[in-house]
Predicted 3D model of a 1366-nucleotide RNA (small-subunit ribosomal RNA) from an uncultured bacterium.
The RNAcentral record of the sequence draws on ENA and SILVA.
Rfam family: Bacterial small subunit ribosomal RNA.
The coordinates come from a structure-prediction model, not an experiment, and the mean pLDDT is 87.
RNA sequence: AUUGAACGCUGGCGGCAUGCUUAACACAUGCAAGUCGAACGGUAACAGACGAAGCUUGCUUCGUGCUGACGAGUGGCGAACGGGUGAGUAACGCGUAGGGAUCUGCCCUGUAGUGGGGGAUAACCCGGGGAAACCCGGGCUAAUACCGCAUAAGUUCUACGGAAGAAAGGAUGGGACCUUCGGGCCAUUCGCUAUAGGAUGAACCUGCGUCGGAUUAGCUAGUUGGUGAGGUAAAGGCUCACCAAGGCGAUGAUCCGUAGCUGUUCUGAGAGGAUGAUCAGCCACACUGGGACUGAGACACGGCCCAGACUCCUACGGGAGGCAGCAGUGGGGAAUAUUGGACAAUGGGCGCAAGCCUGAUCCAGCAAUGCCGCGUGUGUGAAGAAGGCCUGAGGGUUGUAAAGCACUUUCAGCAGUGAGGAAGGGGUGUAUGUUAAUAGCAUGCAUCAUUGACGUUAGCUGCAGAAGAAGCACCGGCUAACUCUGUGCCAGCAGCCGCGGUAAUACAGAGGGUGCAAGCGUUAAUCGGAAUGACUGGGCGUAAAGGGCGUGUAGGUGGAUUGUUUAGUUGGAUGUGAAAUCCCCGGGCUUAACCUGGGAACCGCAUCCAAUACUGGCAGUCUAGAGUAUUGGAGAGGGAAGUGGAAUUUCCGGUGUAGCGGUGAAAUGCGUAGAUAUCGGAAGGAACAUCAGUGGCGAAGGCGACUUCCUGGCCAAAUACUGACACUGAAACGCGAAAGCGUGGGGAGCAAACAGGAUUAGAUACCCUGGUAGUCCACGCUGUAAACGAUGAGUACUAGACGUUGGUUGCCGUAAAGGCAGCAAGUGUCGAAGCUAACGCAAUAAGUACUCCGCCUGGGGAAUACGGUCGCAAGAUUAAAACUCAAAGGAAUUGACGGGGGCCCGCACAGGCGGUGGAGCAUGUGGUUUAAUUCGAUGCAACGCGAAGAACCUUACCUACCCUUGACAUACUAGGAAUGCAGUAGAGAUAUUGCAGUGCCCGCGAGGGAGCCUAGAUACAGGUGCUGCAUGGCUGUCGUCAGCUCGUGUCGUGAGAUGUUGGGUUAAGUCCCGUAACGAGCGCAACCCUUAUCCUUAGUUACCAGCACGUAAUGGUGGGGACUUUAAGGAGACUGCCGGUGAUAAACCGGAGGAAGGUGAGGACGACGUCAAGUCAUCAUGGCCCUUAUGGGUAGGGCUACACACGUGCUACAAUGGGCAGUACAAAGGGAAGCAAUACCGCGAGGUGGAGCCAAUCUCAUAAAACUGUUCGUAGUCCGGAUUGGAGUCUGAAACUCGACUCCAUGAAGCCGGAAUCGCUAGUAAUCGCAGAUCAGCAUGCUGCGGUGAAUACGUUCCCGGGCCU
Repeated sequence: AUUGAACGCUGGCGGCAUGCUUAACACAUGCAAGUCGAACGGUAACAGACGAAGCUUGCUUCGUGCUGACGAGUGGCGAACGGGUGAGUAACGCGUAGGGAUCUGCCCUGUAGUGGGGGAUAACCCGGGGAAACCCGGGCUAAUACCGCAUAAGUUCUACGGAAGAAAGGAUGGGACCUUCGGGCCAUUCGCUAUAGGAUGAACCUGCGUCGGAUUAGCUAGUUGGUGAGGUAAAGGCUCACCAAGGCGAUGAUCCGUAGCUGUUCUGAGAGGAUGAUCAGCCACACUGGGACUGAGACACGGCCCAGACUCCUACGGGAGGCAGCAGUGGGGAAUAUUGGACAAUGGGCGCAAGCCUGAUCCAGCAAUGCCGCGUGUGUGAAGAAGGCCUGAGGGUUGUAAAGCACUUUCAGCAGUGAGGAAGGGGUGUAUGUUAAUAGCAUGCAUCAUUGACGUUAGCUGCAGAAGAAGCACCGGCUAACUCUGUGCCAGCAGCCGCGGUAAUACAGAGGGUGCAAGCGUUAAUCGGAAUGACUGGGCGUAAAGGGCGUGUAGGUGGAUUGUUUAGUUGGAUGUGAAAUCCCCGGGCUUAACCUGGGAACCGCAUCCAAUACUGGCAGUCUAGAGUAUUGGAGAGGGAAGUGGAAUUUCCGGUGUAGCGGUGAAAUGCGUAGAUAUCGGAAGGAACAUCAGUGGCGAAGGCGACUUCCUGGCCAAAUACUGACACUGAAACGCGAAAGCGUGGGGAGCAAACAGGAUUAGAUACCCUGGUAGUCCACGCUGUAAACGAUGAGUACUAGACGUUGGUUGCCGUAAAGGCAGCAAGUGUCGAAGCUAACGCAAUAAGUACUCCGCCUGGGGAAUACGGUCGCAAGAUUAAAACUCAAAGGAAUUGACGGGGGCCCGCACAGGCGGUGGAGCAUGUGGUUUAAUUCGAUGCAACGCGAAGAACCUUACCUACCCUUGACAUACUAGGAAUGCAGUAGAGAUAUUGCAGUGCCCGCGAGGGAGCCUAGAUACAGGUGCUGCAUGGCUGUCGUCAGCUCGUGUCGUGAGAUGUUGGGUUAAGUCCCGUAACGAGCGCAACCCUUAUCCUUAGUUACCAGCACGUAAUGGUGGGGACUUUAAGGAGACUGCCGGUGAUAAACCGGAGGAAGGUGAGGACGACGUCAAGUCAUCAUGGCCCUUAUGGGUAGGGCUACACACGUGCUACAAUGGGCAGUACAAAGGGAAGCAAUACCGCGAGGUGGAGCCAAUCUCAUAAAACUGUUCGUAGUCCGGAUUGGAGUCUGAAACUCGACUCCAUGAAGCCGGAAUCGCUAGUAAUCGCAGAUCAGCAUGCUGCGGUGAAUACGUUCCCGGGCCU
């Protein structure tokens, strides 16, 4: 795009079309084929006339075929058309183009006739049988029924002499003539007979075309042909007899399946593909099968006979029937209409005609089934109404839409009017023709009255009123159209991709929008897109696809030239290609659909004529293709026979002794019965080291010691010959690795199966020890491989460069060896053009062309099943379908990963030191428990974490008691200053009573205002409630790792690449060099702070060298500005200098100087990004949830529980130690609700007291380890300090749950810690104390500070993490 459609929702009108695609299933009922009295005998019914009878005087009955007519019958014509259906049919059935051996009623044109006889028979009457259908007997009668006789122009047959064979009358009119009055006769007309021709229709034959299957390859005995006969309308094995053995088939016979064919129809740019409803042509069929009769025509839809199935009637003896005609019924089905009207028109049958018949046909009815047309209003109308929806709360949108106002009236409705489809036929008159005729008949003209189913027609006019008339699908992308609500991987959607798990433009509803519109969607089906079967117009190295290789049949294709032919080819002409359809130009319905006139077209077929280049045929010639001969050449080419040495193994003998063998390590195994090792000898089988080479040969498989014989192919040079002999190649035939099979040999090594040993979770494996088929030979079979260059064969053409093998020609070389150049034959590497999706190929093409063969058409199922063929078997070959998926696949790109590779780094390992893991305690977590043990953090990167400090508070949890505009914010009203003190009840919140008290600003005052308190009402407050996977912000981590990117350019079809890779170097993408890249940004480094040295400046509260004073002593005092120090500013370090290495670079190594040396040390500083990492409980915040509670207040409890498990710490286990005594040396900090000295009291914690200090001044504040001396003597101790009892101190309303500290007493585990695991590279580890934050009190934690102060690093193989390249 389309449809004979169906289904869902919806539905106003008209025109034109179309309407059982399924059960060729079965059918009730009605109708669908009759007509002719001008063929005939006649008269049952009707009407008229006449006559008769009866009578209720206009009716009934009867009679007469007399008339109009006519049932039944005889006869003629028709019934073979028209109408239906598509079962069968793969066929001369259909289409197209031809042919000759035929028939043809009615029709047309001729020719010749139409004479004369005969005998029957229906109807009818009588009788009989039967339930019926129907039948039988007797009697009468007619014909255009039937049968002879005569005639025969033409016809048929023929032996060419001849022979055979027809007919029917009817109607009408009529002047003479005749008459038995019936008529004859004449004329016209309709018939009849014979024959010739035509037309029409039909039969037969032929060429070509006409679906799928080869998993159908052979079929055929009347089969093929001949002779003769029969038969037919007619040719013919159509039939029969005899004879011959043919005929068809890979250009697909036979068989199987499917199917009516065509014009056309749908689609498509076309070529094609699909189709065969309606309309038209042909065929076939008529319940199923068979058969003939009649006839011009049938083997007959509404005829006959037989058989069968089914249905119906029956008196059981018998009968009847055939809707695939029109309606209609049942059934089937997703599904397809009225038991309508009319012969008015068109057409058909009969008839002289009038006419009759006609479910053909014309109309109407039903159905949105389709196509076409029209309408459902038009204009105006902003307060942008109300309502709905959304909202950022302002508004937006629905929307000029509605309402309102002003108009119009198509269509539908009602009323009226009113064409065309009608031509004819009949009556009358008239003219002409025929004729003797003004009869008759025919034709024409005029005139009269007439013929319409549709039909309430079309059209037109009038009336009234916006009045009666809009839906469907969709809105994630494809694909035009977006929001809200509900739902919460549910319900559901979906053509493909895919949506839905709490913010769904995808589900459902709504608002809005988009598209089409009396329809809109869905389903089914066809074509297109699909170059996705490729003729036009594809492919096969790796995506599917080259046969394993050759020889070669058919076939296809084929060198140069001459002549001929004209088959192909080209041009022209003629015929045909039905009509309709399609297309173009016109015409008719108001338009269109539709109808109609003309043209074009129908791309085809046939015949004739012409042309002769090319292809083909035929005949001839040629040598460039191909081949043959001659002379040489290389070679693991093939087959057979023989020979050889090395090695393994076994056997024999010698020597010799305890192991051998094997592996990652072992074990099984062998060995004291003598192995392995070694020497000598023997046997046997298999394979042939070195040479050896992208070397050679072969068609491929493949071929490797040497010699001989037989044998195939290839290459080169030069001549001679043949003369297209060529290329390819279905079928066929041959060859064809390994494994396997059969028979017979052989068997050293190796080695499926098998056994044992190991490994392992297991180990039917990898490893080891053994070991049988097999491997080898002969003969036969199998016929497959990643049989690979994953690349069929042949020919020609198209830049080069460099090897290599075997030839040959020329040159150089005295010659040889050798070298150089050329030619053709092989075999390789690279590469231009070109090709390719890319990779790549590139004269050995995957380039450019030609010829031939094979093969492919998404993945799986499936290299399968079934069937066939082959095989001994194993199996091979040929080769589907159901079903299932939305991919499978190729090449390249970017990353990530690897028990891949290369380079490099890091307390990563190694080298060291000290710990953890064992004990007790502290602290955090899990678990458990509980009314609650609030919540969060969970590998590294949670667990002394949030928490820099839970007795109350904190506090979020639990229990109990209370409050409800609230503890807190803003706004309103009223009142009151605020506030302070005291009392009562209660666990307290709270409730209540009393007293005191009036402030600030403006204003003369009255009063008003700000702030605060109380009461009331409503908006609202409040939430540590949920979601860190809706978020912001902040943070952790990889990682202080060296990376992450961009612009322009270039390369690539593209993703992308390049830069950023490479060579060096660095801590570093740090720098240098190179470079289709050149630059730039974020990172690195530097800039900042602290610290180490010096200088300058400045000296108080700090300092004190020199000077002076003073003290028992002390910078105590004067003074000093040197030193230390404080805190401001500077200097200094930059690979700057020297040597070496390196590439003359960057840089590295060493050295000098220097307080410091190669980023001096430490800190702050964290690229693009990753982990949906952490946090809604810091804060902020979307959505959801609670609102007398999930909010707020109070008291008490809990977060401190305790069979257990883990993390992080403290103290120890002791002598490098513990106790006691004595003696030294810090830094950095804190201090007013504070730090607190001297002094006194207490064993002590501490108390009393208060000098001084807002601090370089006073104070916390004695630093400790260390050092000196002494004691302890290896012990659960003079170690260790848990636990417990008692007594106290301090803080604080308050130490019971649940604080810290002191004293006395008690004195647990623990004697250095399993597997495992952590930190640290120098002022570091280890060890020692001090201070601070939080804080009323509470530190073994955390954050800082200084004191003492090591060991080790060979090195980068390994573990972990990271960076770069591949």